[in-house]
RNA sequence: ACGGACGGCUGGAUGAUCGCGCCCUUCUUCGGAAGGUCGAGGAAAGUCCGGACUCCAUCACAGGCACGGUGCCGGGUAACGCCCGGCGGGGGCAACCCCAGGGACAGCGCCACAGAGAACAGACCGCCGGGCAGCGCUCGGCAAGGGUGAAACGGUGGGGUAAGAGCCCACCGCGCGAGCGGUAACGCAAGCGGCACGGCAAGCCCCACCGGGAGCAAUGCCAAAUAGGGGCCCUGCGCCGGAGCGAUCCGGCAGGGAUGCCUUGACCCCAGGGGCCCGGGUUGGCAGCCAGAGGGUCGUCGGCAACGGCGGCUUGAGACGAAUGAUCAUCCAUCCGCGCAUGUCGCGGGGGACAGAAUCCGGCUUACAGGCCGUCCGUGUCA
Numbered sequence: 001a002c003g004g005a006c007g008g009c010u011g012g013a014u015g016a017u018c019g020c021g022c023c024c025u026u027c028u029u030c031g032g033a034a035g036g037u038c039g040a041g042g043a044a045a046g047u048c049c050g051g052a053c054u055c056c057a058u059c060a061c062a063g064g065c066a067c068g069g070u071g072c073c074g075g076g077u078a079a080c081g082c083c084c085g086g087c088g089g090g091g092g093c094a095a096c097c098c099c100a101g102g103g104a105c106a107g108c109g110c111c112a113c114a115g116a117g118a119a120c121a122g123a124c125c126g127c128c129g130g131g132c133a134g135c136g137c138u139c140g141g142c143a144a145g146g147g148u149g150a151a152a153c154g155g156u157g158g159g160g161u162a163a164g165a166g167c168c169c170a171c172c173g174c175g176c177g178a179g180c181g182g183u184a185a186c187g188c189a190a191g192c193g194g195c196a197c198g199g200c201a202a203g204c205c206c207c208a209c210c211g212g213g214a215g216c217a218a219u220g221c222c223a224a225a226u227a228g229g230g231g232c233c234c235u236g237c238g239c240c241g242g243a244g245c246g247a248u249c250c251g252g253c254a255g256g257g258a259u260g261c262c263u264u265g266a267c268c269c270c271a272g273g274g275g276c277c278c279g280g281g282u283u284g285g286c287a288g289c290c291a292g293a294g295g296g297u298c299g300u301c302g303g304c305a306a307c308g309g310c311g312g313c314u315u316g317a318g319a320c321g322a323a324u325g326a327u328c329a330u331c332c333a334u335c336c337g338c339g340c341a342u343g344u345c346g347c348g349g350g351g352g353a354c355a356g357a358a359u360c361c362g363g364c365u366u367a368c369a370g371g372c373c374g375u376c377c378g379u380g381u382c383a
Base pairs, nucleotide, nucleotide: 001379002378003377004376005375006374007373008372009371010370012331013330014329015328016327017326018325020039021038023036024035025034026033027032041354045365046364048363049362050361051360052359053215054214055213056212058266059265060264062263063262064261065260067211068210069209070208071207072086073085074084075083076082087101088099089098090097091096102206103205107204108203109200110199111198124146125145126142127141128140129139130138131137132136154172155171156170157169158168159167174193175192176191179188180187181186219287220286221285222284229278230277231276232275233274234273235272238253239252240251241250242249243248255269256268257267294315295314296313297312298311299310300309301308302307332352334350335349336348337347338346339345
C1' cells in the first nucleotide's frame, strides 16, 4: 500500500418565522389567550421467542393426555429457542465463519431414473480354466479392472492364485478399549479384533427436558341508558339410610362448578343444567400509562467471558382517530464539473439512507445512502 475477517460509533447541526401536543404559570367575556420547559428508534419494523402485569374454578395450577417447543457440555439470566466459554463435525492459506449437534440393533417408511446389483445385493463389458469347434457356442470359477449412478458392502501397496478376493500381511480406516488428562462434552491412548448388514429421523417415530388458557380491544372504577326482555326444545326437580308426631334436620349417591381435555383430593350449589332463535341499551369519562427483573454512565472487586457485587453521578414522549411539521438562511458529511496561488482553497450543480411509539421490558430476525474508529489475518514493498 492492497485484499480480507471481526467489533463499535454516528446517521445531520445552528438560527429565524409560522404551525402542533402533554405538563406548568398567569389571565379569562369560560369560547379561550399569553408565556415557559420538554417532545420517537437502532431498528420504533416482523409479531418470531421469553417474561412482567391483568383476568378466567372455589382451590391444589396436583397427576396424566392431547398439542407445541428445545436437543453436545459447562456457565450467565427473572426467563428463553437468547448470550458467553468450550467439545465434536464442516468450509477457508489464515484471521474467522457455519451446524435443525440425543437415537438408524424399538418399529414403520424412503433411496426416482440409470445400472448386473441400492443392504447382508450382484454379472452388462470383461479376466481365468475345461470341452466342442471355427473366430463362435457351452460348462465352471471370479468380483480385482471398466461401465451406470448422488451413493456400489473399506483404501493404498505387497504376497498368494489358473485368474482373483482381507484369502494372508504392513500401514490407514472402522469397532472395542486398560490407563492418563479434563467439572463435563470429550481427548491421548498400550493392547485386541472381525477385516465391516450403507444413507435419510429439517420422513413418521423413540428418548430426555420445558409448557394451563386468554391477552392492555387484558382489566378496574365512575357516569348514563334500556326491556331484571321475549319465544322454542332437551334433561332433571330424584334415590338410599338415620332422627323426629310432623314441619324439617344430618349423612351418602347422582347432577353442576376455567379461557384445551381427563382424573384425584378438598370445597360450594343442589334445582338446577344444556342448546337454538328474535330483540333492546351502552360506542362517554378516568385509571391501567411509565423509574415496572428500571435505563445510561464512571470507578472498583470477582470472573477467560457473558455477567454479577459495591459506590458515585444522571435519567421530563405518554398521545387516544392518535402530537413533534413547513419555509428560509448558514454550516457540515458526500458526489460530479471547472479554476488555480495545489491548498483542511474558491465557484457552480446534484444530493443526505432504512424508516414513526400506543402496556412495558430481555432477545432474535430483517432494512439501511453516507461517514468515522479499533483489533486481527494474508500478500507485496521499504528501512